Predicted 3D model of a 530-nucleotide part of an RNA (large-subunit ribosomal RNA, domain I) from Sphingosinicella sp. NCBI's taxonomy places the organism under Bacteria, Pseudomonadati, Alphaproteobacteria, Sphingosinicellaceae, Sphingosinicella. The RNAcentral record of the full RNA draws on ENA. The coordinates come from a structure-prediction model, not an experiment, and the mean pLDDT is 85. Its Rfam family is "Bacterial large subunit ribosomal RNA". Gene Ontology terms of the family: structural constituent of ribosome and ribosome.
Context: one part of a larger RNA
RNA sequence: GGUGCCGGAUGGAUGGUUAGGCUCUCAAAGGCGAUGAAGGACGUGCUAAGCUGCGAAAAGUCUGGGGGAGGCGCACCGAGCCUGUGAUCCCGGAAUGUCCGAAUGGGGCAACCCACUACAGUGAACCUGUAGUACCACGAAAGUGGAGUCAACCGAGUGAAUUGAAACAUCUUAGUAGCUCGAGGAAAAGAAAUCGAAUGAGAUUCCGUCAGUAGCGGCGAGCGAACGCGGAUCAGCCCAAACCGAGGUGUUUACACCUCGGGGUUGUAGGGCCACCGAUAUGGGACCAACGACGCGAGCAGAAGUACCUGGAAAGGUAUGCCAGAGCGGGUGAUAGCCCCGUACGCGUAGCGAAGUUGGCUCUAGGUGGUACCUGAGUAACGCAAGACUCGUGAAAUCCUGCGUGAAGCUAGGGAGACCACUCUCUAAGGCUACAUACUCUUGAGAGACCGAUAGUGAACGAGUAGCGCGAGCGAACACUGAAAAGUACCCCUGGCGGGGAGUGAAAUAGACCCUGAAACCCGGCACUU
Numbered sequence: 001g002g003u004g005c006c007g008g009a010u011g012g013a014u015g016g017u018u019a020g021g022c023u024c025u026c027a028a029a030g031g032c033g034a035u036g037a038a039g040g041a042c043g044u045g046c047u048a049a050g051c052u053g054c055g056a057a058a059a060g061u062c063u064g065g066g067g068g069a070g071g072c073g074c075a076c077c078g079a080g081c082c083u084g085u086g087a088u089c090c091c092g093g094a095a096u097g098u099c100c101g102a103a104u105g106g107g108g109c110a111a112c113c114c115a116c117u118a119c120a121g122u123g124a125a126c127c128u129g130u131a132g133u134a135c136c137a138c139g140a141a142a143g144u145g146g147a148g149u150c151a152a153c154c155g156a157g158u159g160a161a162u163u164g165a166a167a168c169a170u171c172u173u174a175g176u177a178g179c180u181c182g183a184g185g186a187a188a189a190g191a192a193a194u195c196g197a198a199u200g201a202g203a204u205u206c207c208g209u210c211a212g213u214a215g216c217g218g219c220g221a222g223c224g225a226a227c228g229c230g231g232a233u234c235a236g237c238c239c240a241a242a243c244c245g246a247g248g249u250g251u252u253u254a255c256a257c258c259u260c261g262g263g264g265u266u267g268u269a270g271g272g273c274c275a276c277c278g279a280u281a282u283g284g285g286a287c288c289a290a291c292g293a294c295g296c297g298a299g300c301a302g303a304a305g306u307a308c309c310u311g312g313a314a315a316g317g318u319a320u321g322c323c324a325g326a327g328c329g330g331g332u333g334a335u336a337g338c339c340c341c342g343u344a345c346g347c348g349u350a351g352c353g354a355a356g357u358u359g360g361c362u363c364u365a366g367g368u369g370g371u372a373c374c375u376g377a378g379u380a381a382c383g384c385a386a387g388a389c390u391c392g393u394g395a396a397a398u399c400c401u402g403c404g405u406g407a408a409g410c411u412a413g414g415g416a417g418a419c420c421a422c423u424c425u426c427u428a429a430g431g432c433u434a435c436a437u438a439c440u441c442u443u444g445a446g447a448g449a450c451c452g453a454u455a456g457u458g459a460a461c462g463a464g465u466a467g468c469g470c471g472a473g474c475g476a477a478c479a480c481u482g483a484a485a486a487g488u489a490c491c492c493c494u495g496g497c498g499g500g501g502a503g504u505g506a507a508a509u510a511g512a513c514c515c516u517g518a519a520a521c522c523c524g525g526c527a528c529u530u
Stems, first nucleotide, its partner, number of pairs: 001529008015515001016480002020451002022448007029440002031149002039100003042055003046078001050074002061094006070082003105114003115133007135146004153184001154182005164171001168218001194201002205232005215223002236432003239376001243262008267410001269375003272371006283363003287360005294353003299347002305320005321338002323327001329341003381405005387399002391417001412427005467474002487514001490501004
């Protein structure tokens, strides 16, 4: 020096555990904000920092209710207090609420600086305090509203590239990502100028199918419907115009226009007006108010077990009982239906939600004949240029738009994939509309052939922290004594660390660097070997 065995140190793997995550389900809620939000700064305790709470009335004040013995947050010491005259705690309501922040008196390098007006402080000045003083829209004014923020979902505007095509340009990725604007609890869409080709259907949305079909496509890569059928859910309405009335304006009659009220709302056309006939109530409502089953909600109540044995400890074992609308789950010194919290079945204030009921308000009807007054114009369509549709310009209809041209008007007009005819079908150029559908920053209840501390969120721990970066931004690590601190009085070595006794404990090789405690690496002892 090596090998083996044993002992120790170091180290923190492994096992076990879970306070935290992840993914769903069913409900709830879907906003907050000039009555100053979201988010912060600075303060605030008998006590230095941090977290949490709160705001100079500062871990809190007042008040209604619940609750019933301890309490003064995390936080385990001390001091001093509070509490059956009901505290702490829980649920409502009220008050206070510094400064910044849309930030709004003006300014500003956020949490700071400087004003004006009125009032007050014995108040002329200075100073201090309280209140007010931004902008935009509408309005004569008084005043009312707006702004900002917020995870996803939604509508609109704008709009890539990587990529695929085994290169690449049309194409694809994709109308995706990104950016911007806007709204709601959903949004959007929506009551046929729709589809279709049957003896037709009858708003929209969503799901399944049709169907990877018909098609589109450097006919490459790829893209990709609809009709119909089966379901979810179902709901339909209001204007403009003709005509009538009132008021007003324009120069007087006339006429035109405007405002308001009535009328009226459709395609086997409907409505107006004129004439005639007939009816006079029954239904509906998505609007308002009151009441309101029921639900949520601080909470209330809630059955039934003992003995012996082992053990540090009984919930284990043995014996013998009991409850059960409760044997879900958790805790308790090991594994508990009957020890504790609970669970099942019931009950519940304020407040909130709410089917529904009642009342109000409001909506709703005909037929025949005549007349030809009305039925959405810079619109439809066409040309040029783009876009959307399965449709890449194609034979290219249809929809939408920028520029230009520019109808008919009910004996009218649009569509049925160039175009024409016939036939069928619908009525554009105004508007509103629940439900079925999408999502989850958030709340409650629950579930998991999800993770178990290098996993699971980046974050189980004072985590978007410490730290890094000029900045945009990047971004960790750190869980475990014990049943209970019973956290080792006292003695000894000692500067301290650390240790030896003693003591606690079931255990101290559970002693706080604390469960288990692998390996690498290090040390020691013994044996063998060179």